[in-house]
RNA sequence: GGAGUGGGCCAAGCGGUCGCUGCGAGGGCGGUCUUCGGAUCGUCAGCGUGGAGGAAAGUCCGGGCUCCGCAGGACACGGUGGUGGGUAACGCCCACCGUCCGCGAGGAUCGGGAAAGUGCCACAGAGAACAGACCGCCGAUGGCCGACUGUCGAGCCCGUAUCAAAGUGACUCGUCACUUUUGGGCAGACAGUCGGCACAGGUAAGGGUGAAACGGUGCGGUAAGAGCGCACCGCGUCGCUGGUGACAGUGAUGGCAGGGUAAACCCCACCGGGAGCAAGACCGAGCAGGAGGGAGGAGUUGUCCGCUCCGUUUGACCUCCGGGUAGGUCGCGUCGAGGCGGCGAGCAAUCGUCGUCCCAGAGAAAUGACCGCUCACGACAAAACCCGGCUUAUCGGCCCACUCCUUUU
Numbered sequence: 001g002g003a004g005u006g007g008g009c010c011a012a013g014c015g016g017u018c019g020c021u022g023c024g025a026g027g028g029c030g031g032u033c034u035u036c037g038g039a040u041c042g043u044c045a046g047c048g049u050g051g052a053g054g055a056a057a058g059u060c061c062g063g064g065c066u067c068c069g070c071a072g073g074a075c076a077c078g079g080u081g082g083u084g085g086g087u088a089a090c091g092c093c094c095a096c097c098g099u100c101c102g103c104g105a106g107g108a109u110c111g112g113g114a115a116a117g118u119g120c121c122a123c124a125g126a127g128a129a130c131a132g133a134c135c136g137c138c139g140a141u142g143g144c145c146g147a148c149u150g151u152c153g154a155g156c157c158c159g160u161a162u163c164a165a166a167g168u169g170a171c172u173c174g175u176c177a178c179u180u181u182u183g184g185g186c187a188g189a190c191a192g193u194c195g196g197c198a199c200a201g202g203u204a205a206g207g208g209u210g211a212a213a214c215g216g217u218g219c220g221g222u223a224a225g226a227g228c229g230c231a232c233c234g235c236g237u238c239g240c241u242g243g244u245g246a247c248a249g250u251g252a253u254g255g256c257a258g259g260g261u262a263a264a265c266c267c268c269a270c271c272g273g274g275a276g277c278a279a280g281a282c283c284g285a286g287c288a289g290g291a292g293g294g295a296g297g298a299g300u301u302g303u304c305c306g307c308u309c310c311g312u313u314u315g316a317c318c319u320c321c322g323g324g325u326a327g328g329u330c331g332c333g334u335c336g337a338g339g340c341g342g343c344g345a346g347c348a349a350u351c352g353u354c355g356u357c358c359c360a361g362a363g364a365a366a367u368g369a370c371c372g373c374u375c376a377c378g379a380c381a382a383a384a385c386c387c388g389g390c391u392u393a394u395c396g397g398c399c400c401a402c403u404c405c406u407u408u409u
Base pairs, nucleotide, nucleotide: 001405002404003403004402005401006400007399008398009397010396012374013373014372015371016370017369018368020051021050022049023048024047027044028043029042030041031040032039033038053380057391058390060389061388062387063386064385065276066275067274068273070306072305073304074303075302077272078271079270080269081268082096083095084094085093086092097111098109099108100107101106112267113266117265118264119261120260121259134207135206136203137202138201141200142199143197144196145195146194147193148192149191150190151189152188155186156185157184158183164181165180166179167178168177169176170175171174215233216232217231218230219229220228234256235254236253237252238251239250240249241248242247280330281329282328283327289321290320291319292318293317296310297309298308299307338357339356340355341354342353343352344351345350375378
């Protein structure tokens, strides 16, 4: 110098003129009452003082508060889901653990259970959860074919031209004929050797399909392979050490094993009365009840049990039709799990203690208009009973801590 991560603050400012509104103490005018001190109501003009957000939005969670004669139990239904803390409480916040992302500071949470059960995993692929053979590999053991060697028995063909032996016959007494052996070839059976085929069979290591293929890598072994065996990793079981714990580390042991998905149904653990400021309280004013059902009914989602209350013809309660009021005050000292500051405890969220402050309350809805200056040129955007959160939208500026890259010293 550049690029980031986490946290905090601000949200145009200053001045002037007029205007709106809450509160306070007075003043003028008028009404009512009066114990004649004043009280109260209305109105007018001034003084002092206060006057929309970090999200006021969403109405998503949790409460305070208010009402309902069970806010008792169970089921249904709904919600949450690592561990430990914080808090009034939470689905929130903090810290830590696991998994994933990032060089990192940091970020995300999909985080109980898949061996209780059910469902789903399209297409492709042989096969997608007690699976499976497409291409391949082997073919040891069987099978088929071929060659060689040996043995066996002796089948067929050729030749006997040449040569040899034996037997028989004839005859011309040394010649001829026949048979057998011998020779060659072919075939059969058995055994052995070699080669080939890839049929039976074996295989799931290699390749392919796919998001994912029933542990991974290596060595041995085998006909070829395979936890088949071994080593390491992984998985299961049982210990030890550290930690409150989730978990982490480590040792032993077992060749060991039906993957993923529960933000699918489901199982397990924990939590949950209902309705809501148009809640409700008070004052004032006003009216009108009728019909049907009915022995059981009501108790602020539903069902059951229990409990309480009311009722059973003097009719509880339910349904329908109809009438009246929708005026005023309070709720709303806006004082509250409140803001700010100091000190202490804690890694932190937060808690304790001391001091100080009161900070919008309209009620059809108050913040507006004009002018001048400045610069960061003003985005998203208005309270309605009140808080703690989450989520969404958003111009620009400032501060603190940390990370990475580059350069110089």
This is a predicted structure of a 409-nucleotide RNA (Bacterial RNase P class A) from a Planctomycetaceae bacterium. Its Rfam family is "Bacterial RNase P class A". It is annotated as a ribozyme. Rfam describes the family as follows. Ribonuclease P (RNase P) is a ubiquitous endoribonuclease, found in archaea, bacteria and eukarya as well as chloroplasts and mitochondria. It was read from a public genome assembly, where an Rfam model found it. Taxonomically the source falls in Planctomycetaceae (Bacteria, Planctomycetota, Planctomycetia, Planctomycetales). The model forms 90% of the base pairs in the Rfam consensus.